[in-house]
Molecule: Bacterial RNase P class A
Organism: marine sediment metagenome
RNA sequence: GAGUCGGCCGGGCAGUCGCUGCGUCGCUAGCGCGGCGUGGAGGAAAGUCCGGGCUCCACAGGGCAGGGUGCCAGGUAACCCCUGGGGGGCGCGAGCCUACGGAAAGUGCAGCAGAGAGUAGACCGCCAAAGUGGCGCCCACGGGCGUCGCCGGCAAGGGUGAAAGGGUGCGGUAAGAGCGCACCGCGCGGGUGGCAACACGCCGUGGCACGGUAAACCCCACCCGGAGCAAGGCCAAAUAGGGGGACGAUGGCGUGGCCCGCGCCGUUCCCGGGUAGGCCGCUACAGGCCUGUGGUGACACAGGUCGCAGAUGAAUGACUGUCCUCGACAGAACCCGGCUUACAGGCCGGCUC
Repeated sequence: GAGUCGGCCGGGCAGUCGCUGCGUCGCUAGCGCGGCGUGGAGGAAAGUCCGGGCUCCACAGGGCAGGGUGCCAGGUAACCCCUGGGGGGCGCGAGCCUACGGAAAGUGCAGCAGAGAGUAGACCGCCAAAGUGGCGCCCACGGGCGUCGCCGGCAAGGGUGAAAGGGUGCGGUAAGAGCGCACCGCGCGGGUGGCAACACGCCGUGGCACGGUAAACCCCACCCGGAGCAAGGCCAAAUAGGGGGACGAUGGCGUGGCCCGCGCCGUUCCCGGGUAGGCCGCUACAGGCCUGUGGUGACACAGGUCGCAGAUGAAUGACUGUCCUCGACAGAACCCGGCUUACAGGCCGGCUC
C1' cells in the first nucleotide's frame, strides 16, 4: 500500500420554555392543580420473513390431505437461527459462497445445432482384412499385384452442443477400439480412523456395467391445530329493551253471550346482559453489566450488581448560545430470540498478500 474478518460509536456541552410515566409534598368536598426529585426511542424501533412466550378457541388416539425442513454433530424455550465439523466451488492467501437427502422405485423434460441426446450414432475423416465390379500390369493359366468404386470395417482425429457412454501411455490392428496391459479415475465388498457426515499413498474385486435434471412430478426421513393485545379479563352510566316481585275503592283494553281465568297497559322495587366510558393485560425480564468455572465454540452454571420508555389522538420536543471532523438511515405501541433490508462519518483489534 492492497485486502479480509470481528467488535464499537451514531454530534458534544450549557441555558430557557414545554410534553409524558413514576415517587413525594402541599392545596382541594371531588375532578384535579402546583412544587421538588427521577426516567423518557433504535442499531436497526423498519420489512412483518421465520421461531417462541402469553391469551382465547378447538383437541382420546391414529390416518389422509396440505405446508415446511433436508450433509453431520451440538447449542437453544424454539427456529428457515447460531456454533463446530465434513463434501463441493472460488481466491496466491487471510478468507468467502454453498436448498448439500434420493436419479441401480416410477413418470416426465432437454429449444437451437448436430450423423447421433440414452441399452445412441457415422457428416467430414481413417482403413482396404472378407465379398464383388471396372481399368492397368504380371503369370507356371489355378491366380496374383496396383488403382478407382460398391459392399463393408472403425470410432482415433475433425465438426455440433451446456452435455457425445472414462483419461494418459504402450502393445495390438487393414485401420481402430478396455481389444489386452500399466498408471490414474470410477463402481462394489472389506479394513482402519472418526459419535457422525466422511476420509484413507490400506486390501480385494469388476474393464467400466449405472449420462443430466427432484427451487419437475415423485420417493424417503423429521416437524407443524386455529386466531391474535382490536388476544383476553374486570368495573360499569344515560336511553331503549328483557326477567322477576309488590301495589291498584278491582281501573281501562283484548279474548267471550256472561262470570272466573289469562294476556296487555300503569306505579314502584330488585336482577342480569350489552354499549359509551374507565381499569387490568403493560412491561421485571429465556433482562443488562461484571467476575469466576466448564466448553475449540455457540452456550451453560454460580456469585455479585443495576432498575433501564410505557403513551392511547398517542409524550420523548422547540428555541438560543457555543465547540467540532457540521451530523446518515430512521420513531417504540404485548414481549422476546433471529434473519433480511437502509445507513453520512468515525474508532479499535485479529489476520493475509